[in-house]
RNA sequence: AGAGUUUGAUCCUGGCUCAGGAUGAACGCUGGCAGUGUGCCUAAGACAUGCAAGUCGAACGAAGCACUUAGACCUGACUUUUUCGGAAUGAUGGUCUUUGUGACUUAGUGGCAAACGGGUGAGUAACACGCGGGUUAUCUGCCCCCAAGUACGGAACAACAGCUGGAAACGGCUGCUAAUACCGUAUGUGCUCUACGGAGUAAAGAUUCAUCGCUUGGGGAUGAGCCCGCGGCACAUCAGCUUGUUGGUGGGGUAAAAGCCUACCAAGGCGACGACGUGUAGCCGACCUGAGAGGGUGACCGGCCACAGGGGUACUGAGACACGGACCCCACUCCUACGGGAGGCAGCAGUUAGGAAUCUUCCACAAUGGGCGCAAGCCUGAUGGAGCGACACUGCAUGAGGGAUGAAGGUUCUAGGAUCGUAAACCUCUGAACCAGGGACGAUAAUGACGGUACCUGGGUAAUAGCACCGGCUAACUCCGUGCCAGCAGCCGCGGUAAUACGGAGGGUGCGAGCGUUAUCCGGAAUCACUGGGCGUAAAGGGCGUGUAGGCGGUUCAUUAAGUCUGAUGUUAAAGACCAGAGCUCAACUCUGAUACGGCGUUGGAUACUGAUAAACUAGACCACUGGAGAGGCAAAUAGAAUUACCAGUGUAGCGGUGGAAUGCGUAGAUACUGGUAGGAAUACCCAUGGCGAAGGCAGCUUGCUAGACAGAGGGUGACGCUAAGGCGCGAAAGUGUGGGGAGCAAACCGGAUUAGAUACCCGGGUAGUCCACACCCUAAACGAUGCAUACUUGGUGUUGGUGGUGACCAUCAGCGCCGGAGCAAACGCGUUAAGUAUGCCGCCUGGGAAGUACGGCCGCAAGGUUGAAACUCAAAGGAAUUGACGGGUUCCCGCACAAGCGGUGGAGCAUGUGGUUUAAUUCGAUGCAACGCGAAGAACCUUACCAGGUCUUGACAUCCUUGGACAGUCUUAGAAAUAAGACCCUGCCCUUCGGGGAGCCAAGUGACAGGUGCUGCAUGGCUGUCGUCAGCUCGUGUCGUGAGAUGUUGGGUUAAGUCCCGCAACGAGCGCAACCCUCGCCUCUAGUUGCCAUCAUUCAGUUGGGAACUCUAGAGGGACUGCCUGUGAAAGCAGGAGGAAGGCGGGGAUGACGUCAAGUCAGCAUGGCCUUUAUGUCCAGGGCUACACACGUGCUACAAUGGACGGUACAAAGGGCUGCGAGACCGCGAGGUGGAGCCAAUCCCAAAAAGCCGUCCUCAGUUCGGAUUGCAGUCUGCAACUCGACUGCAUGAAGGUGGAAUCGCUAGUAAUCGCGGAUCAGCAUGCCGCGGUGAAUACGUUCCCGGGCCUUGUACACACCGCCCGUCACAUCACGAAAGUUGGUUGCUCUUGAAGUCACCGAGCUAACCCUUCGGGGAGGCAGGUGCCGACGGAGUGGCUGGCAAUUGGGGUGAAGUCGUAACAAGGUA
Repeated sequence: AGAGUUUGAUCCUGGCUCAGGAUGAACGCUGGCAGUGUGCCUAAGACAUGCAAGUCGAACGAAGCACUUAGACCUGACUUUUUCGGAAUGAUGGUCUUUGUGACUUAGUGGCAAACGGGUGAGUAACACGCGGGUUAUCUGCCCCCAAGUACGGAACAACAGCUGGAAACGGCUGCUAAUACCGUAUGUGCUCUACGGAGUAAAGAUUCAUCGCUUGGGGAUGAGCCCGCGGCACAUCAGCUUGUUGGUGGGGUAAAAGCCUACCAAGGCGACGACGUGUAGCCGACCUGAGAGGGUGACCGGCCACAGGGGUACUGAGACACGGACCCCACUCCUACGGGAGGCAGCAGUUAGGAAUCUUCCACAAUGGGCGCAAGCCUGAUGGAGCGACACUGCAUGAGGGAUGAAGGUUCUAGGAUCGUAAACCUCUGAACCAGGGACGAUAAUGACGGUACCUGGGUAAUAGCACCGGCUAACUCCGUGCCAGCAGCCGCGGUAAUACGGAGGGUGCGAGCGUUAUCCGGAAUCACUGGGCGUAAAGGGCGUGUAGGCGGUUCAUUAAGUCUGAUGUUAAAGACCAGAGCUCAACUCUGAUACGGCGUUGGAUACUGAUAAACUAGACCACUGGAGAGGCAAAUAGAAUUACCAGUGUAGCGGUGGAAUGCGUAGAUACUGGUAGGAAUACCCAUGGCGAAGGCAGCUUGCUAGACAGAGGGUGACGCUAAGGCGCGAAAGUGUGGGGAGCAAACCGGAUUAGAUACCCGGGUAGUCCACACCCUAAACGAUGCAUACUUGGUGUUGGUGGUGACCAUCAGCGCCGGAGCAAACGCGUUAAGUAUGCCGCCUGGGAAGUACGGCCGCAAGGUUGAAACUCAAAGGAAUUGACGGGUUCCCGCACAAGCGGUGGAGCAUGUGGUUUAAUUCGAUGCAACGCGAAGAACCUUACCAGGUCUUGACAUCCUUGGACAGUCUUAGAAAUAAGACCCUGCCCUUCGGGGAGCCAAGUGACAGGUGCUGCAUGGCUGUCGUCAGCUCGUGUCGUGAGAUGUUGGGUUAAGUCCCGCAACGAGCGCAACCCUCGCCUCUAGUUGCCAUCAUUCAGUUGGGAACUCUAGAGGGACUGCCUGUGAAAGCAGGAGGAAGGCGGGGAUGACGUCAAGUCAGCAUGGCCUUUAUGUCCAGGGCUACACACGUGCUACAAUGGACGGUACAAAGGGCUGCGAGACCGCGAGGUGGAGCCAAUCCCAAAAAGCCGUCCUCAGUUCGGAUUGCAGUCUGCAACUCGACUGCAUGAAGGUGGAAUCGCUAGUAAUCGCGGAUCAGCAUGCCGCGGUGAAUACGUUCCCGGGCCUUGUACACACCGCCCGUCACAUCACGAAAGUUGGUUGCUCUUGAAGUCACCGAGCUAACCCUUCGGGGAGGCAGGUGCCGACGGAGUGGCUGGCAAUUGGGGUGAAGUCGUAACAAGGUA
């Protein structure tokens, strides 16, 4: 950094797609270790269990425990004594009471904390958040500093005790009691209030005597509240919103400003700079991406906010309207004795549900931090750690060195080899894991969860690799399988029998403990363009004007300093990022430092530019004056031509209309002609490439009213300007309403034609409408497909209006056109009238279709207009230009293409081929021209490929191996034969060491293989047809074009020809054309046998002698070149003429450019692949290819007298001949037979040429035409003529009397006509290939048909018109709209209900502290209770918005080769 994809190719526009990076991911396959991070994105669903907020005895009473003091009682060791019963002493132990102690424990009172820490992102579009400010409008516990104080009293309530209710939760009554709990008095530095006199207002103690507390005030720190500026979102198909609403006053309220609340007053406030509404969303530091600007995101970490099952409410407090507090309502769950209670994991673990998906009911307070405490300490699921998960990043390992018989094996193969591959094996070395020993930092003294961990040392085994891809993009190729199937695919696209694209394999490529896929974001995408796009034709200029807001704005001076520039300063938290270092063995990670942080605030300065203010100017703009031009607008009046109708006249049979007709009009008198009348509409000529207007648009003439532009002179104003969202106005045609008018024209409609149809095109009629007035509609290809204004930038030419200069003319201003320079543009093109260079402003575009559709809004009487989507679907749609092809486009030219002629075909019979049908088979191929007398130059068997039947299986044929034998030949039996069985005969050639061996042939066996006219001509070679013997097809270099391409090759002439000439950005060249080749035509030379015979002899006969002249034969040459003349022309050439056997290519042949038709042929041959292998091969005999209702092609013979029959008679050429041609002669009516001379052929034979000519007969008939068909009898070939040959004789004697539509050949020795020969071949030709004889007619000409060539034009075609393509209908399917209704969500308004609770009021019941008291009580204050305002949930009604479903219905999209037509693309056949 780009790439693929629209086309036959090109350039452009434009979308789609890919390569990169990223993730809290998931899924598939796979999975070794370690470190560091990270882990419910869904149901703010529901939660079992445990833990997550306590602490202080140095505030307090009390209880308990331990010890202790003292006492009582019990026990009763030991000792003493004893009458032996006991007594005394009294240790020990126990119980009770008591004293005191304890850094002991604890329920309660009290204090502090619980408002932090932790979680989540539902709500919120907001001062919620971010940045910057304000707070003289505020509060702040604990902490710090300063100042002052801490005096004297009082009354209770828990705990506790007793009684008592309840299942429980939890209480009730009575009684006792302490305090740092509560209350009063004093004092008042201070503080507060003040009518400035005054008034009000504190405290708490504990103590081990170190100290810790308490009160008041001031200050600080920290934290918080409130307010303001700016900033960050989608929809305008949400455009108007608002009544505490905006402001004021009084009052209330708060820590504090404030409609925060309330009463009254005023009527304001917000909004296109987007109010209100709806949807979505926690915000930020940052994170991802990006070159940046941007775009996206808001997990983890950090700041702020909000929330704690859903709502509401306050209390306490420094702080809450409070996650693990309270009260109430609702929903849910649980307990219950049914009376009532309990609960809130969005704390840590964990469960369940949901989901593609997200962890352990772990350890520890050792560290860091928090709460309480003087402290020890206690608490801490904060935190520190461990566990699980490849979820991410980072590091490491699966070995290293040697090792070629290039092993085995796999794959492939051209069979040689190649490759996996030094890879393996094997040798040497090292030593993850594992085992053992030592053993930290974190804590410099104690304390270690992590953890016997990290790390170190020793021992120690060679020790996991996978995943994706390999057609292009995109690195990497082969084989097999499959056969539009199965499948792949991100885009283009692969797959229909040779798939590098499917599946497998081998090999390769990429990454690697991962690899792929999916999802999402940015990038590429300059594809929303600020950086950095566009709008003539690709999407895109509003139909036109006017003008509001807004944006932008001429010259000069002064002031100011808002924008702008600059210095300083504050802030922009930390983390992150960047840079430099450092610490973990490295890295990830972490730490330190430094930099940066666009912005905002404060302040100093500058003043060019912009702004503001003030003053001035005249170049922009406007006004006045003068002048001319104009279909500019509106109104009124008026003119002539024409059409039509009516009246009158003349006049008679048609008129009219068309491609041709018909409908229609007309004898009731049309059309035509003449005169008159009426009415409506439009204004010929002038007229223009012209004028005017903002656009739409405007056309006879006259008048009136009226707008604008231009020029001149240079007076006035003094920036008054440009543009213009909304707004307002104008706005062709058609259409609508009301009323007129209506000649012509004419949707609809009717009729006639055309047509397969013809609801069209053509014709005859004809109503709305077209016209007028008024009112609507508001759209057009409303186009220059080009917004308006201003400035600048080479020229030429025409024209309209004006002005100046002396005329032609020149200059200049304002328009309207053409051509063109630079420049621009994808190209086409534009080009001072820009699409050039710039500025200002507006409008509009962002792939095609769905769709200018739906819904909603606005407008309209309606028709409809305007604004204007989505689902779904496609990979294109499109612009310009290029080359072709095509056109019922144009121009030019050619051809037996037409025309002009001659003869045919199509009708008949027959022959032959084909289709069809039939058949056991009728083998196969060829199918418009370019298949059809074609392959087939010849099917009775064979051929033969087909059919039925009978055989063979290494085979009928080839090679190799083994064994045996020569082979061959003859005969018998069975059989249709193939064949089978048997018999006979015979042993060859070469070498030999005589044993044998070799070659060839035959037979048997074995397997490799043979064989296949089986398939594919769409896998192929070769050959061929066709366009077409048409004149074309290309290349090199140069030039032009961004390019495909063009040029050359086009143009002007000419030619049969791209033949030649001239011109020309082309110059040359190649394949074609022509020529060179063959043949015929003339001449010459050479040569004369088998050919010839003029002269001389000779004969029946060139028979013989002879001749070499002629013909002829067959070799070599000559000849023709527009060379000569005339005309014409620039030339090429053309026309005519001469001469010549031949004249303009002399006739004929061979010769076939680049290519087209996937043309034909796998059945001539060759050949890849596939198929077959006791058969799809092989052999045999028989049948079939010869069938026959039909249809077609090609021919033959005819229909007759230019003929037929018979007789006579003449003249060829070119061929063939030994398994041959076969003479003369004889036989037969004949086909033919007998026989065999001659000939290997210029010698002999086939061989008679026929038409022709000379005669005779026939006389227009189904005939003396015609010969089919059939009968009989024969001949020949052949193994064999039944199916199925040819020929002969006799007899028979069909159709047919010149052929419909249509169609073929031919331009001269041609057509026509007449015979002859040959190939194939045993036999068989009307076919084919050749040969000669006789021998015409016509061509004005290129309009038309067909085919072809060049140029040009249009194109939506490129498989190329046999193209492309449109719409309805039918079927399937998908999404959407409408829809009676139905069911949700949300929200407004009205009414109702009114919990908890604050506030206000009442408070007769109750009431310790203070006051008074006569001691009874009273007062102040308070409480219960009540009332009221507000008030959540709930209820009722009525609207808005937004979903789901829906009978039916509407169009739309997509689908296989459905149906009907043919609308568009060519003049697309009616542009």

Model confidence (mean pLDDT): 86 of 100. Predicted 3D model of a 1471-nucleotide RNA (small-subunit ribosomal RNA) from an uncultured bacterium.